[in-house]
RNA sequence: GAAGAAGCGCGGGCAAUCGCGUCGGGCCAACGCGUCCGCCGAGGAAAGUCCGGGCUCCGCAGGGCAGGAUGCUGGAUAACGUCCAGUCGGGGUGACCCGAAGGAAAGUGCCACAGAAAACAAACCGCCUGCCGGACCCCGUUCGGCCGGUAAGGGUGAAACGGUGAGGUAAGAGCUCACCAGCAGUCCGGGUGACCGGGCUGGCUAGGUAAACCCCAUCCGGAGCAAGAUCAAAUAGGGGGACGAUACGAGGGCUGCCCGCCCCAGUUCCCGGGUAGAUCGCUUGAGGUGCGGGGCAACCCGUACCCCAGAAGAAUGAUUGCCGCCCCUUUCGGGGGGAUACAGAACCCGGCUUAUAGCCUUCUUCGCCG
RNA sequence: GGCGGUGUAGCUCAGCUGGUUAGAGCAUACGGCUCAUAUCCGUAGUGUCCGGGGUUCAAGUCCCUGCACCGCCACCA
Numbered sequence: 001g002a003a004g005a006a007g008c009g010c011g012g013g014c015a016a017u018c019g020c021g022u023c024g025g026g027c028c029a030a031c032g033c034g035u036c037c038g039c040c041g042a043g044g045a046a047a048g049u050c051c052g053g054g055c056u057c058c059g060c061a062g063g064g065c066a067g068g069a070u071g072c073u074g075g076a077u078a079a080c081g082u083c084c085a086g087u088c089g090g091g092g093u094g095a096c097c098c099g100a101a102g103g104a105a106a107g108u109g110c111c112a113c114a115g116a117a118a119a120c121a122a123a124c125c126g127c128c129u130g131c132c133g134g135a136c137c138c139c140g141u142u143c144g145g146c147c148g149g150u151a152a153g154g155g156u157g158a159a160a161c162g163g164u165g166a167g168g169u170a171a172g173a174g175c176u177c178a179c180c181a182g183c184a185g186u187c188c189g190g191g192u193g194a195c196c197g198g199g200c201u202g203g204c205u206a207g208g209u210a211a212a213c214c215c216c217a218u219c220c221g222g223a224g225c226a227a228g229a230u231c232a233a234a235u236a237g238g239g240g241g242a243c244g245a246u247a248c249g250a251g252g253g254c255u256g257c258c259c260g261c262c263c264c265a266g267u268u269c270c271c272g273g274g275u276a277g278a279u280c281g282c283u284u285g286a287g288g289u290g291c292g293g294g295g296c297a298a299c300c301c302g303u304a305c306c307c308c309a310g311a312a313g314a315a316u317g318a319u320u321g322c323c324g325c326c327c328c329u330u331u332c333g334g335g336g337g338g339a340u341a342c343a344g345a346a347c348c349c350g351g352c353u354u355a356u357a358g359c360c361u362u363c364u365u366c367g368c369c370g
Numbered sequence: 371g372g373c374g375g376u377g378u379a380g381c382u383c384a385g386c387u388g389g390u391u392a393g394a395g396c397a398u399a400c401g402g403c404u405c406a407u408a409u410c411c412g413u414a415g416u417g418u419c420c421g422g423g424g425u426u427c428a429a430g431u432c433c434c435u436g437c438a439c440c441g442c443c444a445c446c447a
Stems, first nucleotide, its partner, number of pairs: 001366007009359002012323007020041002023038005028032001043342001047353002050351005055224004062259004067220005072086005087101001088099004102215002107213002109209003124154002126150003130146007162180006181205001183202008228280004238271006249264001251263003273446003287306008325338005371443007380396004389427001398414005420436005
């Protein structure tokens, strides 16, 4: 100088004044959208709602099919599609990074155009034996045609059925052999495992696509705080349709189907009518901070302290001063100027993804110079 | 706040088990017809298939991610 990684790193701090919101307390000729005092008052993503869980209700939810999700191994966790540690593959000189990474020798489908042929392969050009005919000095060479052989060469394509060499042959070919790559089976060693290292045997090769159907393994009941509970207010239990009424039963409970079980005499749809209120759920939680211990790590265990938004016409802001940050200048005392991105709670957590001005700390790699 | 859906020409929509020119109607432009306009007839232009990334030989179509837009929901009898 150029890069890489990690960060439970920051994303201003303090004070004063004014303002806003909930809560607690006080005051009153006036109980009010009153007034005074005090505490607290957005984020790393509060966002997208992409996953997972808590919580609530549906009868705590049985069996099968269908459907959905995930997909190397081991671990973490309440759970996950997340995280950690590894394996394999790919990229990089390297630090390191990336990977929806099971199965294509279970089966089915598809592979446009081009090309002769696109999947139990195929003969356009080329190469070669034979036969027929022509030319030349008859052996023979060469040209044309025909029946065949040939996947080594050319050309097409994203992809053409192992690679190199030798033997072999009319020319060729795993046809044979050696080496290499790769495959199947088996054995030994290491590892919890994915897998790694090695030996032997076999046959001579097995195209791609599963983010196509599918197969295998594992998991999944549905809805969502407008869930749900209590109270209050008001109105016409109004009109029409469908199905059913004691069992061959409508409808509901598990949503798509079937079975099983349960509830049950009404159920359901459309058009209308009324209210747009209060309280709970609601914030103490898989919570935070410090210390100690275990583990490579994710994370877990123990202990002490702390309480940190709960609104609904929906609060969380502004000004000034000092400090901090950046730039210019300096007589090193100082002086002058400037900037703050993305955004913003709405039941609560764990993740992922996306947006983000400007920075900080630690470690590592490569190159150059001394 | 939660749940569901859509995005293709100026507008409304096709396109469907991925296959090489992405179509239709309306609208627009030009020509014809007419004295002229409309109707009518003919011809033509036109697309970042919402953006980005991936799978594949190949993506409007399959997968992931973002953006924009639309719809639904409370209680009582």
Two RNAs folded together computationally: RNase P RNA and transfer RNA, 447 nucleotides in total. Rfam match: Bacterial RNase P class A. The literature on the family includes a 1999 paper in Nucleic Acids Res by Brown, "The Ribonuclease P Database". Rfam links the family to the GO terms dimeric ribonuclease P complex, tRNA processing and ribonuclease P activity. By type it is a ribozyme. The prediction has a mean pLDDT of 79.